[in-house]
Annotation: Predicted 3D model of a 691-nucleotide part of an RNA (large-subunit ribosomal RNA, domain II) from candidate division WWE3 bacterium CG06_land_8_20_14_3_00_42_16. The source organism's lineage runs through Bacteria, Bacteria candidate phyla and candidate division WWE3. RNAcentral holds the full RNA, with entries from SILVA. Model confidence (mean pLDDT): 81 of 100.

Context: one part of a larger RNA
RNA sequence: GCCGGCGAGUAUGUUCCGUCUGUUAAGGUUAAGAGCUUCAGGCUCGAAGCCAAAGGGAAACCGAGUCUUAAAAGGCGAAAGCACGAUAGGCGGAACUUGACCCGAAACCGAGUGAUCUAUCCAUGGCCAGGGUGAACCCGUUGUAAAAGACGGGGGAGGCCCGAACCCGUGUCUGCUGCAAAAGGCUGGGAUGAGCUGUGGUUAGGGGUAAUAUGCCAAUCGAACUCGGAGAUAGCUGGUUCUCCCCGAAAUAGCUUUAGGGCUAGCGGUCGUUGAUCCAAACGGGGGUAGAGUUACUGAAUGAAUCGCUGGGGGAGAAAUCCUUCGCAUUCAACCAAACUCCGAAUACCGUUUUUACAAACGACUAGUCAGAACAGCGCGGCUAAGCGCGUUGCUCAAGAGGGAAACAACCCAGAUCGUCAAUUAAGGUCCCUAAAUGGAACUCAGUGGUAAAGGCGGUGGAGGUACAUAGACAGCCAGGAGGUUGGCUCAGAAGCAGCCAUCCUUUAAAGAGUGCGUAACAGCUCACUGGUCGAUCGUACUUCUGCGCCGACAAUUCAACGGGGCUCAAGUUUCAUACCGAAAUUGCGAAUUUCCCGCCGACUCGGCGGGGAGUGGUAGGGGAGCGUUCUGUCAGCAGUGAAGCCCCGCCGUAAGGCGAGGUGGAGUAAACAGAAGUGAGAAUGCCGGC
Repeated sequence: GCCGGCGAGUAUGUUCCGUCUGUUAAGGUUAAGAGCUUCAGGCUCGAAGCCAAAGGGAAACCGAGUCUUAAAAGGCGAAAGCACGAUAGGCGGAACUUGACCCGAAACCGAGUGAUCUAUCCAUGGCCAGGGUGAACCCGUUGUAAAAGACGGGGGAGGCCCGAACCCGUGUCUGCUGCAAAAGGCUGGGAUGAGCUGUGGUUAGGGGUAAUAUGCCAAUCGAACUCGGAGAUAGCUGGUUCUCCCCGAAAUAGCUUUAGGGCUAGCGGUCGUUGAUCCAAACGGGGGUAGAGUUACUGAAUGAAUCGCUGGGGGAGAAAUCCUUCGCAUUCAACCAAACUCCGAAUACCGUUUUUACAAACGACUAGUCAGAACAGCGCGGCUAAGCGCGUUGCUCAAGAGGGAAACAACCCAGAUCGUCAAUUAAGGUCCCUAAAUGGAACUCAGUGGUAAAGGCGGUGGAGGUACAUAGACAGCCAGGAGGUUGGCUCAGAAGCAGCCAUCCUUUAAAGAGUGCGUAACAGCUCACUGGUCGAUCGUACUUCUGCGCCGACAAUUCAACGGGGCUCAAGUUUCAUACCGAAAUUGCGAAUUUCCCGCCGACUCGGCGGGGAGUGGUAGGGGAGCGUUCUGUCAGCAGUGAAGCCCCGCCGUAAGGCGAGGUGGAGUAAACAGAAGUGAGAAUGCCGGC
């Protein structure tokens, strides 16, 4: 890992609710207990007690009323009826109690068992090759006045040195389903000492022992192990077993030593009651949001003006006064506001009426939910950042399959009862992959389409405006572009062209007291301006708006920023029209089922048949109806002429499942109607066994 078996809402008592059956009925009923007994969940006694028959009030108390109050209003009740009520038992649902759906802690407490491992200590024994060094001390020689000292010899000290046994375990490699639940190889430390070691003993768990490492106390130690309390507790994780049918949520509010848990409400289910209350439309309402406005207030705020102001600062002046700046006021122009409003919607909300339709409200019982998510609108926070955080309204997902978006919970279309080799459409598409148009017109040349900004572009299309133009425009070419004058000033110089001021007149077809280059200054070149040449029937120049493009454009393994191929009078973009494709949508045909209505039949609530309408996605969760297993009762049966089980085949049923044939097997099995449960496994790192 697979296969097989086992494996999780059960039981007791009490209460509430529902349902069924029985008995009674303004009443109902017994409990303990007693008697009887055919000994049966039997019969007869036994009203103590309980429920109901009246409520209101804290109570006294009053009473179909009562409480509050001075009194009312008001609160809680009563009435007439459908009928209700009471009680016993069965079943079902829920709560509490206990282990209470199952498995799961780490821990806590009690009583015991351990020092054959290991730590300390005690008693008694044992062990340490060999080599080196050479302390004290002694002797001799030398030395001295005597010494100290020196030298030689002897001697053999030491938690001394080197190094086996022995003890340890430094570094590294191997090993790491090992040789081994700590080893092996090489290397290393101690090796006469606080040494190592045999045997026997001591100390025990809120304890011992410890040259202290929280070390060790039997492969276990921040508190050993065994059994017990014990099914500890677990707001936590995991798991929780057959089928079909009907309905179907929540991820919010308030409170919470509360935040991943609860309680009440909200939203679900089932049953009942009411009966038009829901929704929609019409009509009638109040409002101060969006917007807008701002001599209609409050505040903010730009520019200008002013007889303003006894205004503040600065400057000039003898002063008057003048200039400048700031502030205030007023006026003009422009402008801002969630906490401004002279105004002011759409929606929403409230009320009334009406219609349609299937809802709605209330009551009882009883769930789940309290981590939500993206998207769209309006706001707040943030950076008008985030697949960001918060609120609100909506929608989808959650709990929703199908088609589209290449792929893609939350986007677009559309809500899947089942079958069908039928049809029509939606979103989206129609060159090939790939079902359906190689449709029309215009635009685009950038593969733009098929990523991105400020900014830039004599790319190109469209719609305008102004001016000039056959009395000849625009561009090119030829020619002119002069005189007073070198204007005045300044300046070393200043002559159109450093700078300042002025910017006239004349001759002209035209020519600036000069557009640029240039010179030290002149000179020189050129422009404006003028003539000629040329010859535009849709010309030329400037300009406004606009469509599509271009540059800006840099990332990590070729293409890699259309799904691909590939596409250029498109298969791109804009626009127009028709056709077609396209889903589980809609329709046709057939079938099932829920619920409502009608009819018929049996008629007892109910069931069956036929017709019609509306439904039948679904997690948590609620309700209904069934299948199957084991045992029991009643009981038709079957079985060695072959039961159960197992293998395999066929048929039937919407499903759980059922029936039959054959083989195997070798002794039980079981319809129908009821009853009772140790009643259904694929998951729990489930348990046991097999392979």